The part of an RNA shown here (large-subunit ribosomal RNA, domain II) has 706 nucleotides and comes from a Candidatus Woesebacteria bacterium. Its mean pLDDT, the model's own confidence on a scale to 100, is 83. The full RNA is in RNAcentral, with records from ENA.
[in-house]
Context: one part of a larger RNA
Formats: sequence, structure tokens, C1' cells
RNA sequence: UCCGGCGAGUUUUUGUAACGCUGCAAGUCUAACCCCGCUUCGCGGGGGAAGGCGUAGGGAAACCAAGUCUGAAUAGGGCGAAAAUAAAGCAGCAUGCAAAAGACCCGAAACCAGGUGAGCUAACCAUGAGCAGGUUGAGUCCCGAUGAAAAUCGGGAGGAGGACCGCACUCUUUAGAGCUACAAAUCUAUGAGAUGACUUGUGGUUAGAGGUAAUAUGCCAAUCGAACCUGGAGAUAGCUGGCUCUCCCCGAAGUAUAUAGAGGUAUAGCCUUGUGCCAGAUGUUGUUGGAGGUAGAGCACUGGAUGGGCCAAGCAUCGCAAGGUGCGUGGUUCAAUCAAACUCCGAAUUCCAACGUACAGUUACACAGGAGUCAGAACGGUGCGGCUAAGCGCAUCGCUCGAAAGGGAAACAACCCAGAUUGUCGUCUAAGGUCUCUAAAUGAAUGCUAAGUGUAUAACGCAGUUAAUUUCCCCAUACAGCUAGGAGGUUGGCUCAGAAGCAGCCAUCCUUUAAAGAAAGCGUAACAGCUCACUAGUCUAUUAAUGGGAAAUUGGCGCGGAAAACUUACCGAGGCUGUAAGCAUUCUACCGAAGACACAGAUUUGGAAUUGCAUUCGUGCAAUUCCAAGUGGUAGGGGAGCGUUGAAGUUGCAGUGAAGGUCUGGUGUAAACCGGGCUGGAGCGGCUUCAAGUGAGAAUGCCGGA
Repeated sequence: UCCGGCGAGUUUUUGUAACGCUGCAAGUCUAACCCCGCUUCGCGGGGGAAGGCGUAGGGAAACCAAGUCUGAAUAGGGCGAAAAUAAAGCAGCAUGCAAAAGACCCGAAACCAGGUGAGCUAACCAUGAGCAGGUUGAGUCCCGAUGAAAAUCGGGAGGAGGACCGCACUCUUUAGAGCUACAAAUCUAUGAGAUGACUUGUGGUUAGAGGUAAUAUGCCAAUCGAACCUGGAGAUAGCUGGCUCUCCCCGAAGUAUAUAGAGGUAUAGCCUUGUGCCAGAUGUUGUUGGAGGUAGAGCACUGGAUGGGCCAAGCAUCGCAAGGUGCGUGGUUCAAUCAAACUCCGAAUUCCAACGUACAGUUACACAGGAGUCAGAACGGUGCGGCUAAGCGCAUCGCUCGAAAGGGAAACAACCCAGAUUGUCGUCUAAGGUCUCUAAAUGAAUGCUAAGUGUAUAACGCAGUUAAUUUCCCCAUACAGCUAGGAGGUUGGCUCAGAAGCAGCCAUCCUUUAAAGAAAGCGUAACAGCUCACUAGUCUAUUAAUGGGAAAUUGGCGCGGAAAACUUACCGAGGCUGUAAGCAUUCUACCGAAGACACAGAUUUGGAAUUGCAUUCGUGCAAUUCCAAGUGGUAGGGGAGCGUUGAAGUUGCAGUGAAGGUCUGGUGUAAACCGGGCUGGAGCGGCUUCAAGUGAGAAUGCCGGA
């Protein structure tokens, strides 16, 4: 990993609720308990109306009663009674749900009790054992020398030490190996201690709320922030995982409020089932009447902020004083302003009510049973917060996903199209497409683009190209080119070492002229020099406005701006450019989905008809036919069935071959069912009803096998 088997809403009691079924019925049921019998954890039969519910209500109650309560009331009002083809309960069974119990199943870490452990390890006690060899040479003592002595020096003896080197022994520093190992801690090399706080054998002591510890929370049997075993025990788990056959109908929510509440729960909201109600119900829509303080706007309040006028306190300053000037706060006034927590104003949309219209046709509302949901997500609109950041956070309206498959967007929950009952080698379309991959036009018309733009991006930049508009110039020769001039006062004045058009400051005139700035650049130390503006000549444009030229504005499409890390890699690819397979504007065809249509079936609901059965004669139930509208679906609600094991009744099969196995044919919408062959070798079905240890693919499920 696979295969096979096992594996999860059960049981009891009580309550509650509609439908169904059973018994009795204005009644109904017994409870405890007692008696009898039996196959005696109990079952069957009989007794037992105590009591419950119902048959009458009203009132807090006394109490009264088809009425009663309130009230002074014979009033009014509240709650009841009545009447109908129509007034029923009680008990039980089955079913849903709730409560109490382990309560759908598995799962803690933990807590408590009683025991078992010191053959591992920690410490201690008792009694034993072990430490090659070498080195160093303490105190002390002896001898000699010197000395008055103390003592010093030399020689010798001796053998101290948590001394030194280093085996055994003990340890484990570093590195490598090993890491499904030789080994659940090892191996190799290297290393530390090696007469000591040394190492070690045997026996013994200390026990979990504890021991022991040169304290590392270490160790106490491969287990230690509290050992292990058994029990309480199915601890508890608002948490995670898992939860087994089929078909049909409907189909959510991720919100409000509250919560020791926030990933839980309760009530409401939204879903489902049943019953009632059919109207001034409900939804959309129109009119009318209301609600409101947003957008906008405004400055009347509250505040902010700017400029001016006037008045005033204060300070400074001038003045002998009057008073002046400056600063500055407050007030007032004028002007122009700003505001989520400002408003003299004030929409659109929205909401509420009444009335009306058309469409829908019970969708509304009420009561009752059952839920699930309380983490939502992207996108579009309007806003707020943020950085007019976020695949960001929040609100609201919408939409899709969630719970939605199909077609498109290469691939792509939330975008675009469109909502899958089933079938068809039928038709038509949507979005999107029609050169090839790849279904369909290498279609048509008019333009644009040259950048492979298309096939990523900004400010800004572009004599790219195209279209439009405006002004001006042109045989008195435009524009460009070429030739020539571009001067004089003057080196303007100042400044400065110098400043001569051209460092800087000031001024920026006059003259000669066809024209020429007290100079727009380059240049010099300063001059010089070279250009420009400006002028003349030359040259010369379908030869006069449908042409040529100088400027400006606007639109279209382009160009630059444009650098990244696995592989082209920002068209899905090939590939495409003047007849586009690019862009823009048109046109006509076609392709294209589970959409629509056609045909044929299935099924649900509603309607109609026919038939049958029942009937209280009102109708109800069932079947068939026709018509209409439906039939995506998670959580979840409802309905109808299939199969397994057993029981009761009934009816069958089987050695002329049961169950089971295997191969195979057929039937049914499905769960499934019925045949045939082979195998197998003894039991097994159908129908009606009942009862469940009743259905597996998932639980890091359990057991077995491969």
C1' cells in the first nucleotide's frame, strides 16, 4: 500500500406533538398492591377506580354557574355558552423531538485511592578487593667545614605529596565512523584522572503529597516539573477526526440582541412539514399625504482661519502737556472663506400610510412539529478609515460563488454568457469567435499603423506619419542654399591689474546707411579672430492659388522614456504587415452552450374527465387519460422504497442437487431482482405482519492476510 472481516443516534423512564394505526367512547385508563397458573432475573390470567384526562365556564379567591368577572348597577365591557349534514375524548402502538442517564463512536493532558519497585541509578552503612614501571626529593635526622653563638654552607640517610610522566582501572575532551547501526548511546583515533573528595565486588538502608542529590530539575529499572501497576472509569473534552442502501419534493445562513461572550450557546431572522385563513392579505407599480437632516449649499449659531476700518485695556517709545507712533489682545464692523462630532437652509433615492390600476396568484399572516445557520468571499455602485495604498478594514445597495454543472476569458470559486428531469450522428442562437493547431469568411467597404505597435506602464520628450483649423509670405521673386556687407562716434560710462559688444553694475543713445544690437553665441590675459540678428545680390517654385513656403493650434495612430535573476516567458503556439491573421467605423454570412426550439419518455404539483371502491349521499380514496406549470443544489426539513438477520402466520423448493462461489443472459428510474452453465454437497425461499447487534471507502480506525 492493497484485499477480507469488524467498526458509530442505541436502550430505559418521563414529557411533548401532528399525521397514521388499534381498542372503547360521553366517557376512558387503571397505579401501587393482592390472588391464581407457568417453561419463575419474568410471563400469562383475574382482581384493585385511589387517582388522572375529558364531559363548563368565569373569578386572585371565597364563590357562582350557561354564565361569570368588573361594578352601586337589572348599564357597558372582558372571557365563555349557543347554531350547523359540521359538537370527542381516553388509553395504547409506531414515529419526530426534549430531559435524565456514558446517550452517535474513537481520542487527552490530568485528578484521586490502594499497591509494586533502589538486581538500573543517587546517597549512606557493613565487610572485602585493586592501583606495572619511572620521576621529583618536603619536614626531620646524621656527618663534615666555618662560627663565640645563633646559624650558614657541603655531603649523606630518608621518602612527604587531593606532586609529576605513564599501563591496568575509572572517565568521556575533540574529530571521524555509525545513525532501517554491531549497539534504543556503539566503534576508531585523540584525550582526562590514575595513593585519592580514587576505583570496585558482595550484603544492606532510604519510596512517590516521597526518596536521594559536591542543584543538572539530575536520578529513583531504555519512563521523571513528580515512577510504575490496578481501580474510580465509558473521568471530562463548548475541541479535532469519523459516522455505512436508493429515489422523489422543497431548500438556508454566515445577521440582530444577550452572554466570564467572542471558533460556544439562547431568543429572533432566514429553511422545511402540517393545519387554518381567501380578504381592504402579500409583492411590483401609480397618485396623494406624511417621516427625515445626508449630498449639496451656507455662515444665522458653535468653532477655525485671512485682509481692511473703527473703539478700548496693556506694554514700549516720543512729547512739559494735549496727544502721536509701534507692538498687541479683546470688542465691533466690512469683505472673502473652512468644518465628521457647525446649520438660517436643503434635495435625489429611501421609508410609512391611504386610495387606485395591471400583473403575479397564497407567495402574506396565524398556530403547531423539525432544523441548520451566528468565521463568509470576490466583483460593480455609493461612502467612511487608510497613503482618494493593499488579494486592506468597515457600512450599505446589487450580483455571483458559497450550495452551480455547461460555453467564453490559453489555464483561472466570486468576471462575461447561461441556470444541467432523461434521450436524439435534430434545428436556432448567447457571450465569444471564423489563416493553422481549432468548429466557422485567407468575406465585403472606407480609412489608419511600419512600431511586430498590436503582444504590459507614467510624468516628460519627438521636423514619425495622417486628418482638420488659424495667421502670414510669394514674378515688387517667397523658404532654404550660395556671394557680399554686418559700419562710424566708441575701448559708451563705472568698476578693474586689464574689462575694448560678450566677468560685473548703470545706461542702451546718435550718425552713415540697402542694412548692421552700445550686441544673440563661440573666442582672447585683455585685444584680435569666427558666427548671428539685419541687408543687398544671385538662384528660382503646375506662373497666382486645387501651387510653393514660414509659423501656430487640435484630433487619430505611432516612437523614446522601458534594467533581474530555472526557459523563449507580457500574442496560448505556429505565425501574421501596404489585398493584415493589427487598429477604427460599417455590412452580410457562418461557427458556437447542458440556453431556446423540435420529437420521444420519466416524475412532481395544479386542473379537467372517465372508471372502480367506500359513503353519514356532502363527499373521500384509488386507477387511467388529457392539459398546464415545474423537476441544479451544501447545511437542513419532508415523502416513498430496496436489501440484511431473526420471529409469528401462511405457502413452497431441495441429493433428478439447497445455501455459498464463479462465469454469463435478461428486467426495473434506483437501492436491487429473475434466469442459464460450471462448482458445491445440505439445507433454503415467496407472501402478510412484527422485531432489530440492519447496509462502510475514509476515523494517522481495530484484527488477519498478501